[in-house]
About this RNA:
Transfer RNA from a Candidatus Woesearchaeota archaeon, 75 nucleotides, folded computationally. The source organism's lineage runs through Archaea, Nanobdellati and Candidatus Woesearchaeota. Its Rfam family is "tRNA". From the family's description: Transfer RNA (tRNA) molecules are approximately 80 nucleotides in length. Gene Ontology term of the family: triplet codon-amino acid adaptor activity.

RNA sequence: GCGGCUGUAGCGCAGCCUGGAUAGCGCGACUGCCUCCUAAGCAGUAGGUCGGGGGUUCGAAUCCCCUCAGCCGCG
Numbered sequence: 001g002c003g004g005c006u007g008u009a010g011c012g013c014a015g016c017c018u019g020g021a022u023a024g025c026g027c028g029a030c031u032g033c034c035u036c037c038u039a040a041g042c043a044g045u046a047g048g049u050c051g052g053g054g055g056u057u058c059g060a061a062u063c064c065c066c067u068c069a070g071c072c073g074c075g
Base pairs, nucleotide, nucleotide: 001074002073003072004071005070006069007068010027011026012025013024020058029045030044031043032042033041051067052066053065054064055063
């Protein structure tokens, strides 16, 4: 230099191929219940510019272009 894969909540991931309206799951965090206290259990709450920018579209996490970071391969 060329090609491929990955990037979504604090952490691990699904959703992307086939665009559809409020972006979800588990763990964790916080609050409450329970308990002598803690843990466990139960109930609830908060947390996201979907790596960044632009485009297409009535509508984009999803399609297109550019770009950044990590990993793998080729030269």